Annotation: The prediction has a mean pLDDT of 79. Predicted 3D model of a 135-nucleotide RNA (Guanidine-I riboswitch aptamer) from Sphaerotilus montanus. The organism belongs to Sphaerotilus, within Bacteria.
RNA sequence: CUGCAAGGCCGCUAGGGUUCCGGCGCUGCACCACGCGGCGCGACUGGUCCGAGAGCGACCGGCCUCAAGCACCCGGUGCCCGACCACGGCGCCGACGGUGCUCAGGCUCCACGGCGGGACAAAAGCCCGGGAGGU
Numbered sequence: 001c002u003g004c005a006a007g008g009c010c011g012c013u014a015g016g017g018u019u020c021c022g023g024c025g026c027u028g029c030a031c032c033a034c035g036c037g038g039c040g041c042g043a044c045u046g047g048u049c050c051g052a053g054a055g056c057g058a059c060c061g062g063c064c065u066c067a068a069g070c071a072c073c074c075g076g077u078g079c080c081c082g083a084c085c086a087c088g089g090c091g092c093c094g095a096c097g098g099u100g101c102u103c104a105g106g107c108u109c110c111a112c113g114g115c116g117g118g119a120c121a122a123a124a125g126c127c128c129g130g131g132a133g134g135u
Base pairs, nucleotide, nucleotide: 007060008059010057011056012055015050016049020047021046022044023041024040025039026038027037028036029035061108062107063106064105065104068102069101070100071099072098073097074094075093076092077091078090079089080088110130112133116128117127118126
């Protein structure tokens, strides 16, 4: 200097704004009361909503491991097909080795970070972004 990898999704939270609900203010109508509408306020606690690479949790995925079981590869063997052999099919026996599956267990690390821009109503630890930059 360059390349690869550091997984996926869901829920929650830190956080976020203001489309809707609620709340508050002003105001119009109506009016015993209740109520209906308009405008505004998020330095209005809230509900809906958005929401983390470097936050939490679950599931999945991935990697690794022991034992057992099963299957295949290997060797032997019986039968069938066939004049015979070979090939093929069905079954049985067997030690080691390899592969795969089931079950069980373990691991899934590290990570300082702008400005600016983008989306949705709007904003943000969302996206650009494990970026630029820094160590």